[in-house]
Context: one part of a larger RNA
């Protein structure tokens, strides 16, 4: 110097991003407990007071409890064990999972909501288009499969586009047939010239085959005609107006599928931005009430509240202290010097 501890005058977070760490608190008994609350809770709230020993009494006994007298130390829960605590917020209801080995959370389940698929050889899923399985020795108060995510109040407009669920008149629209049209090929079958003749050769062709082409006939699909948002998803511009001024309840346009409705809002969303006002400071880019000009909240990719709960996140306070002013002093363990 460094690690672990212990003590420190006065001061008490002035230290820092931040009380990080440390200190403080603490067991048992009495006494006494707030807002809010979903009446359970919140609560060990919070705040006090007591706490050894000896005598005696209730009291019946070694146990315990009151009570009454005394006694001793700075302290009696004498040691070790052993909650700090209150107050606003923001997010998640809760208890729970979860990055094994840098995140434990606000993520992720969750009870409950709600859509939508499945009538049983059930939808789904695994598997070779398969045998077999899960689902299930269940049967729609059941199983799968999306979202949201206690509870409370609530969940508004848009169906043009995309999905998805019904319809079938018409348009299209596959292969498969198919009247038919077409090539080709085709007998010891015709022609034709040559031989006595046959064969061979040139050109014609019926039927039969093989081939190409097609009127027609024709599903599902898609066009097409509805429905559907707790499907995927969207929810406007610009002008101008009132007897101060601003402002715009109203008015005119243009555009659209319809132009954002309760709530909420500088928000885990606000860019300007430390907005502006009010509150806490002597002072406060944080933090809490408000305003609304919402750069770019907004209703089950849920909206707004909301007890209780959080090793969460963030502003304030009491208390507490070496976290600081601003160091010092001590143990022990290394380091280091010497063997």
């Nucleotide at each position: 110097c460094u690690c672990u501890c212990u003590c420190u005058a006065a001061g008490g977070a002035a230290c820092u991003c931040g009380g990080c760490a440390a200190a403080a608190u603490a067991g048992c008994c009495c006494c006494g407990u707030a807002a809010c609350u979903u009446c359970g809770g919140g609560a060990u709230a919070a705040g006090g007071g007591g706490u050894g020993c000896c005598u005696c009494u209730u009291a019946a006994a070694u146990a315990u409890a009151a009570g009454a007298g005394g006694u001793c130390g700075c302290a009696g829960c004498g040691g070790c064990c052993a909650g700090g605590c209150c107050c606003g917020g923001g997010c998640g209801a809760c208890u729970g999972u979860u990055u094994a080995c840098c995140a434990a959370a606000a993520a992720c389940a969750c009870a409950g909501g709600u859509c939508u698929c499945c009538g049983c050889a059930a939808a789904g899923u695994c598997g070779u288009a398969a045998a077999g399985a899960c689902c299930a020795u269940g049967u729609a108060u059941g199983g799968g499969g999306g979202c949201u995510g206690a509870c409370g109040c609530c969940u508004g407009c848009c169906c043009a586009g995309u999905g998805c669920c019904g319809g079938a008149a018409g348009g299209u629209u596959a292969a498969a047939g198919a009247a038919g049209u077409u090539a080709g090929u085709g007998g010891u079958c015709g022609u034709g010239a040559u031989u006595u003749a046959c064969a061979a050769c040139a050109g014609g062709g019926u039927a039969g085959c093989u081939g190409a082409c097609a009127a027609c006939c024709u599903a599902a699909g898609c066009c097409c005609c509805g429905g559907u948002g707790a499907a995927c998803g969207g929810c406007g511009g610009c002008c101008g107006u009132a007897a101060c001024u601003a402002u715009a309840a109203c008015g005119g346009u243009c555009c659209u599928a319809a132009g954002g409705u309760a709530g909420c809002g500088a928000a885990a969303u606000u860019c300007c931005u430390u907005g502006u006002c009010g509150g806490g400071u002597a002072a406060g880019u944080u933090c809490c009430g408000a305003c609304c000009c919402g750069c770019a909240c907004g209703a089950a990719u849920g909206g707004c509240g909301u007890a209780a709960c959080g090793a969460u996140c963030u502003g304030g306070g009491c208390g507490c202290u070496g976290u600081c002013u601003c160091g010092g002093a001590g143990a022990g363990g290394g380091a280091c010097u010497c063997g």
A computed fold for a 339-nucleotide part of an RNA from Gastrodia elata, annotated as large-subunit ribosomal RNA, domain IV. RNAcentral holds the full RNA, with entries from SILVA.